[in-house]
The RNA shown here (transfer RNA) has 73 nucleotides and comes from Candidatus Cacconaster stercorequi.
Rfam family: tRNA. By type it is a transfer RNA.
The sequence was found in a public genome assembly.
The coordinates come from a structure-prediction model, not an experiment, and the mean pLDDT is 80.
RNA sequence: CGGGGAGUAGCGCAGUCGGUAGCGCGCUUGGUUCGGGACCAAGAGGCCGGGAGUUCAAGUCUCCUCUCUCCGA
Repeated sequence: CGGGGAGUAGCGCAGUCGGUAGCGCGCUUGGUUCGGGACCAAGAGGCCGGGAGUUCAAGUCUCCUCUCUCCGA
């Protein structure tokens, strides 16, 4: 320098053909227990790395850019 992949909740990951984002663990509250763990119930927490564009509507499509990673030179 060229090309591929990845970036979504505290962590690990899903997210279909574009239609207002979910799962597990963790966290909070309550129940259960002498107490804890385990279990049960409820809840909080993210506008999707950043910017622009297309569209009635973008995590998803297009362009630019940042970070990580792999391959090549």